[in-house]
A computed fold for a 104-nucleotide RNA from a Frankiales bacterium, annotated as Guanidine-I riboswitch aptamer. Of the family's consensus pairs, 96% are formed in the model. Its Rfam family is "Guanidine-I riboswitch aptamer". Rfam 15.1 lists 1,509 matches to the family in 1,281 species. About the family: This family represents a conserved RNA structure found upstream of the ykkC and yxkD genes in Bacillus subtilis and related genes in other bacteria. The function of this family is unclear although it has been suggested that it may function to switch on efflux pumps and detoxification systems in response to harmful environmental molecules.

């Protein structure tokens, strides 16, 4: 120089807001029910990391087994500072744009 790979999902946790639920205030009702305004108010729901964790898979050699088969092993590293803005969806956000733009 050239080719080919460096792989997505799940569960989570950092972190996030308010759709529901709890909670708080204040108003209505006075029930052996409850309803309305509001408050992000530690929480459940609920969203989630390329630079965070765990797991299975996928893909690539290997080597067996078998012909009515699929064990088993390697390897998928290693480094990663990062806006402004805009997007979604209830709404935010380390989510998507983005290993972007920049920067060293």
């Nucleotide at each position: 120089g050239c080719g080919g790979g460096g792989c997505g999902c799940g569960u989570c946790u950092a972190g996030g807001g308010u759709u529901c639920c709890g909670c708080c205030u204040c108003c209505c009702g006075a029930c052996u029910g409850g309803g309305g305004a509001g408050g992000g108010c530690u929480g459940g729901u609920c969203c989630g990391a390329g630079a965070g964790a765990c797991g299975a898979g996928g893909c690539g050699g290997g080597u067996g087994c078998a012909c009515g088969c699929u064990g088993c092993c390697c390897g998928u590293u290693c480094c990663a500072c990062g806006g402004c803005g805009g997007g979604a969806g209830a709404a935010a956000a380390g989510c998507c744009c983005g290993g972007g733009a920049g920067g060293c």